[in-house]
RNA sequence: GAGGACGUAGCUCAGUUGGGAGAGCGCUACCCUGACACGGUAGAGGUCACGCGUUCAAGUCGCGUCGUUCUCA
Numbered sequence: 001g002a003g004g005a006c007g008u009a010g011c012u013c014a015g016u017u018g019g020g021a022g023a024g025c026g027c028u029a030c031c032c033u034g035a036c037a038c039g040g041u042a043g044a045g046g047u048c049a050c051g052c053g054u055u056c057a058a059g060u061c062g063c064g065u066c067g068u069u070c071u072c073a
Base pairs, nucleotide, nucleotide: 001072002071003070004069005068006067007066010025011024012023013022019056027043028042029041030040031039049065050064051063052062053061
């Protein structure tokens, strides 16, 4: 320098067909216990990397930028 994949909660990741943003772990409160752990209930936590575009509607489609990674040179 060329090409591919990926970027979603603190972490690991779903969301594959454009319409409800979610799971597990973690965190907080309460219940349980003499206490802790386990278990149960509830809750907080999101610029879906960034920008522009398409669309009635975008995490999802297109383009560009940034970052990570792989291959080639």
Molecule: transfer RNA
Organism: Bacillota bacterium